[in-house]
Molecule: transfer RNA
Organism: Streptomyces sp. SID3212
RNA sequence: ACUCCGUUAGCUCAGUUGGUAGAGCAAAGGACUUUUAAUCCUUCGGUCGCUGGUUCGAGUCCAGCACGGAGUA
Numbered sequence: 001a002c003u004c005c006g007u008u009a010g011c012u013c014a015g016u017u018g019g020u021a022g023a024g025c026a027a028a029g030g031a032c033u034u035u036u037a038a039u040c041c042u043u044c045g046g047u048c049g050c051u052g053g054u055u056c057g058a059g060u061c062c063a064g065c066a067c068g069g070a071g072u073a
Base pairs, nucleotide, nucleotide: 001072002071003070004069005068006067007066010025011024012023013022019056027043028042029041030040031039049065050064051063052062053061
């Protein structure tokens, strides 16, 4: 320099053919318990890496950029 993969909640990751974004863990509250733990219930938490474009509509498609990883020279 070029090619490919990845970037989504505090962490680990889903997200189908483009149609208003989810799980587990963590955190907070509650139930239970003599208390803690465990278990159960509820809640909180997101500009989907950034900027543009396409579209009635983009996490998803396109382009550029940033960061991480792998490969080729």